[in-house]
Molecule: transfer RNA
Organism: Wallemia hederae
RNA sequence: GGCGAAGUAGUAUAGUGGUAGUACACACCGUUCGGGUCGGUGAGACUUGGGUUCGAUUCCCAGCUUCGCCC
Numbered sequence: 001g002g003c004g005a006a007g008u009a010g011u012a013u014a015g016u017g018g019u020a021g022u023a024c025a026c027a028c029c030g031u032u033c034g035g036g037u038c039g040g041u042g043a044g045a046c047u048u049g050g051g052u053u054c055g056a057u058u059c060c061c062a063g064c065u066u067c068g069c070c071c
Base pairs, nucleotide, nucleotide: 001070002069003068004067005066006065007064010024011023012022013021018054026042027041028040029039030038047063048062049061050060051059
């Protein structure tokens, strides 16, 4: 330098045009003499900028970051 993949709560991941889910972690409540476990409730996220669309996490273009292959 060329090509490709990935980017979603603190972490790991699902979702693929219409509202974003799960697990662990976190906070509170219950349970306990207390802690842990367990049960319940809650807060918390779509990499950035454009475009298409009534509507974009999703489709298109460009950038950023990471990884891989080739040279």